Bacterial large signal recognition particle RNA from a Candidatus Brocadiaceae bacterium, 264 nucleotides, folded computationally.
Rfam family: Bacterial large signal recognition particle RNA. By type it is a non-coding RNA gene. Rfam's curators write: The signal recognition particle (SRP) is a universally conserved ribonucleoprotein involved in the co-translational targeting of proteins to membranes. For this family Rfam cites "SRPDB: Signal Recognition Particle Database" (Rosenblad et al., Nucleic Acids Res, 2003).
It is recorded under the gene name ffs.
RNA sequence: CCGUGCUAAGCGGGGAGUUAGCGGUGCCCUGUAACCUGCAAGCCGCUCAGCAGGGCUGACCACUCCGCGAGGAGUCAGGCCCCUGACGGAAAAGGGCCUCUGCAGCGGCGUUGACGCGCGGGUCCCAUGGAGUCGGCGGGCUGCGAACCUGGUCAGGGGCGGAAGCCAGCAGCCAUAAGCAGUACCCCGGCGUGCCGUGGGGUAGCUCGCGCCGAGCCGUUCGGCGGCCACUGCCACAGGGACCGCUCCAAUCGGAGCGCACGG
Numbered sequence: 001c002c003g004u005g006c007u008a009a010g011c012g013g014g015g016a017g018u019u020a021g022c023g024g025u026g027c028c029c030u031g032u033a034a035c036c037u038g039c040a041a042g043c044c045g046c047u048c049a050g051c052a053g054g055g056c057u058g059a060c061c062a063c064u065c066c067g068c069g070a071g072g073a074g075u076c077a078g079g080c081c082c083c084u085g086a087c088g089g090a091a092a093a094g095g096g097c098c099u100c101u102g103c104a105g106c107g108g109c110g111u112u113g114a115c116g117c118g119c120g121g122g123u124c125c126c127a128u129g130g131a132g133u134c135g136g137c138g139g140g141c142u143g144c145g146a147a148c149c150u151g152g153u154c155a156g157g158g159g160c161g162g163a164a165g166c167c168a169g170c171a172g173c174c175a176u177a178a179g180c181a182g183u184a185c186c187c188c189g190g191c192g193u194g195c196c197g198u199g200g201g202g203u204a205g206c207u208c209g210c211g212c213c214g215a216g217c218c219g220u221u222c223g224g225c226g227g228c229c230a231c232u233g234c235c236a237c238a239g240g241g242a243c244c245g246c247u248c249c250a251a252u253c254g255g256a257g258c259g260c261a262c263g264g
Base pairs, nucleotide, nucleotide: 001264002263003262004261005260006259009057010056011055012030013029014028015027020047021046022045023044024043035054036053037052038051039050063257064256065255066254067253072248073247074246075245078244079243081241082240083239084238085237088235089234093232094231095229096228097227098226100224101223102222104221105220106219107218108217109216116212117211118210119209120208121207122206123205124201125200126199127198128197129196131193132191133190134189135188136187138186139185140183141182142181143180144179150175151174152173153172158167159166160165
């Protein structure tokens, strides 16, 4: 080195989960050349680790160890960033509001009188007059308004009468009752009414008028002191997401290792 027969070993691996721990069933990933039957999630089998039975390969490797590798899973007790929520905190940033202020800028008002002060009126409240408006089986006025049971006049026709004449009276016409409608009038009542008036009250602010005083006043921009808010940003809280890190790692690739007997 070759052949024969054995034995060890192998006939997928990994993650999460479960478990005191290991392996398996179940889930997920990876992967296939990757045996068969039975068992099993409030589970099955074990304690160096699936068990039981059968089959195949057999030191060749698809075995063992080391390294590379990156698909996958997990993680927050890590870093960083983003989003959302909501109670709170802070107020030194940005923003908003307010007071005061300035030899500051601009504009306006002001000696035909600013600011201030005083007086009076209005605005406000109560009562009330009148107005307006709305309502009234109130009054007045106007119009309409009765088959018969209202009035007047009553054609025709009817009744009485010898006649003169008398009587009742439908329709029509006129008028009117109840009622209906209207209403510029009167009366009564109400009012989310008002460039109306009277009396009383009140008067902080605003406003109008008058008087006194005699030169400031207002707005805005900018700057400054102070106060307030908490919209943005910030802090803490809760939830979610991306990336990095961390943990475990399949395929793949590389390296190393590997028994006994007999014969040649």